[in-house]
């Protein structure tokens, strides 16, 4: 320098192709259960979807430009 992949609650990921209320598991908080802890059951909180701009009635999703990490090539 060129090419590819990835970036979404605290962590790991799905959703993107085909635009229409942002989800799952673990973790966290509360209640019940227990002498207590753990397990189990029920309920709950938490994310301007890496950043900026564009298209659109509407963008995590499409388009453009950046940033970061990883891989390949030179």
């Nucleotide at each position: 320098c060129g090419g590819g992949g990835c970036g979404u609650g605290g962590c790991g990921c799905a959703g993107c192709c085909u635009g229409g209320u942002a989800g799952c598991g673990c973790a966290c908080c509360g209640a019940c259960u227990u002498u207590g802890g753990g397990u189990g059951u029920c309920g709950g909180g938490g994310g301007u979807c890496c950043c900026c701009g564009g298209u659109u009635c509407g963008a995590a999703u499409c388009c453009g430009g950046g940033c970061g990490c990883c891989c390949c090539g030179a």